[in-house]
Molecule: c-di-GMP-I-GGC riboswitch aptamer
Organism: uncultured Gemmatimonadales bacterium
RNA sequence: CCAGGGUAGGGCAAACUCCACGAAAGUGGAGGACGCAAAGCCACGGGUCCUAGCCGGAAGCGGGUUUCCAGCGGACAGCCGGGCUACCUGGA
Numbered sequence: 001c002c003a004g005g006g007u008a009g010g011g012c013a014a015a016c017u018c019c020a021c022g023a024a025a026g027u028g029g030a031g032g033a034c035g036c037a038a039a040g041c042c043a044c045g046g047g048u049c050c051u052a053g054c055c056g057g058a059a060g061c062g063g064g065u066u067u068c069c070a071g072c073g074g075a076c077a078g079c080c081g082g083g084c085u086a087c088c089u090g091g092a
Base pairs, nucleotide, nucleotide: 001091002090003089004088005087011036012035016031017030018029019028020027021026034078040084041083042082044081045080046079047076048075049074050073053072054071056069057068058067059066060065061064
């Protein structure tokens, strides 16, 4: 560097429950295993989700508020792609 594997050593842990943080998506810890072959790491491209606060637009009520859309911003690496790094076996 290439191929294969979950055999060996083993690893991770969905839903759900409890605690903490957050406005929310969600995250961390403990329990728990649906699954995983990078379910290890990185929000770079696409995607999905959130939106307290701020900004723009539209509509309503009617005089400072409500709703909707889009964004700033945020989340997801167990949605896909990409990048980086690892375990075992075999080969070069």